A computed fold for a 74-nucleotide RNA from Candidatus Berkelbacteria bacterium UBA1384, annotated as transfer RNA. Its Rfam family is "tRNA". Rfam classes the family as a transfer RNA.
RNA sequence: GGACCCGUAGUGUAGUGGUUUAACACGCCUCCCUGUCACGGAGGAGAUCGCCGGUUCGAAUCCGGUCGGGUCCG
Numbered sequence: 001g002g003a004c005c006c007g008u009a010g011u012g013u014a015g016u017g018g019u020u021u022a023a024c025a026c027g028c029c030u031c032c033c034u035g036u037c038a039c040g041g042a043g044g045a046g047a048u049c050g051c052c053g054g055u056u057c058g059a060a061u062c063c064g065g066u067c068g069g070g071u072c073c074g
Base pairs, nucleotide, nucleotide: 001073002072003071004070005069006068007067010026011025012024013023018057028044029043030042031041032040050066051065052064053063054062
């Protein structure tokens, strides 16, 4: 330098054009339970989907560029 893959709450993942306004697990906060902690139960906060632009009536999703990570080739 070239090809391909990945980037979505604190962490790990799902979601592959509209259907809920991005879901699930763990974690975090509050309450209940308990003598206390843990376990268990109820509720809540937290991601505008790496960034910019484009296509579309509509984009996390499709296209282009770019940044970061990984694999392979030279």